[in-house]
This record gives sequence, structure tokens and C1' cells, in this order.
RNA sequence: UGACCCCAUGCGGGAGAGUCCACCGCCCCGACGGCGGUGGCGCCGAAGGAGCAACUCCUCCCCGGAACCUCUCAGGCCGCCAGGACCGCGUGGGCGAG
Repeated sequence: UGACCCCAUGCGGGAGAGUCCACCGCCCCGACGGCGGUGGCGCCGAAGGAGCAACUCCUCCCCGGAACCUCUCAGGCCGCCAGGACCGCGUGGGCGAG
């Protein structure tokens, strides 16, 4: 001086699944309709959580780590907002090959 990798952070991208039924309240002169809440049923999975376990670690076994696989507890299901695994770029820090 400094790759790869790790952590934090900023920006950008980022899917899926009902506005179905009932009741209450509000908007509306009223009705249709719309919005919000509660309950029910149905549905989604890419925060988190849980489970199996491909894989990984080790001479082997055990132990350990472990998915975008599974479950759907949580969360979510018009649009918007929010959230969002993961990906890209920047910044700061750590390790440190060369």
C1' cells in the first nucleotide's frame, strides 16, 4: 500500500396473497357507493421465529454452523405508506492474502 471476506450505515432495485362475508361507526339529503374498526373464513411468505436437513466443520463419529426447503407462531393480502430476504454502488470500521 492493500484484494477477498465480515460488521455497521446511506442510496437505488425488490415479490407474493381476498377489498369475500357479517356487524358497528363515519361520509352522502337519501340510496348506490366509499372509508375505518371488529369478527369469521380463505390465502401469501423474502423481516423475525420454529422444524427437517442438502451442505459445511472434523481422519471418522459426536458436537457445532446451516437454506430463498417446510411450518405458518408472528407478520402480510385494493392502491399508497410502512416492512421486505436478496442484489448493486458508496462511506466508516475489522481481518489481512499479495
This is a predicted structure of a 98-nucleotide RNA (Glycine riboswitch aptamer) from Longimycelium tulufanense.
Its Rfam family is "Glycine riboswitch aptamer". From the family's description: This family represents the bacterial glycine riboswitch.
Of the family's consensus pairs, 91% are formed in the model.